c-di-GMP-I riboswitch aptamer from an uncultured Anaerolineae bacterium, 89 nucleotides, folded computationally. The sequence was found by an Rfam model in a public genome assembly. The coordinates come from a structure-prediction model, not an experiment, and the mean pLDDT is 86.
RNA sequence: GAAACGAAAAGGCAAAGCUGAUUAAAGUCAGCGACGCAAAGCCACGGGUCUAAAACCGAGAAAUCGGUCAUGAUCGCCAGGCCGCCGAA
Numbered sequence: 001g002a003a004a005c006g007a008a009a010a011g012g013c014a015a016a017g018c019u020g021a022u023u024a025a026a027g028u029c030a031g032c033g034a035c036g037c038a039a040a041g042c043c044a045c046g047g048g049u050c051u052a053a054a055a056c057c058g059a060g061a062a063a064u065c066g067g068u069c070a071u072g073a074u075c076g077c078c079a080g081g082c083c084g085c086c087g088a089a
Base pairs, nucleotide, nucleotide: 005087006086012037013036017032018031019030020029021028022027035076041082042081043080046078047077048074049073050072055068056067057066058065059064
């Protein structure tokens, strides 16, 4: 110095919940808050999961209702890619 690994210290992120904003919804963003996290940093191209506005199909006189579907989400579900702080055993 590198890889693997994860003790300490510094620094970092922030689940549930509450408040506000936003979205058709899922969800996201901001504040409070800490369950946890060594990639809980970034990427939605693989699988999974959530949602179903538009579209399509069906019912209906209509309003509307039911079904399918991601082009919407989630990297704090898994796999993969990129980048990265510290340094004991």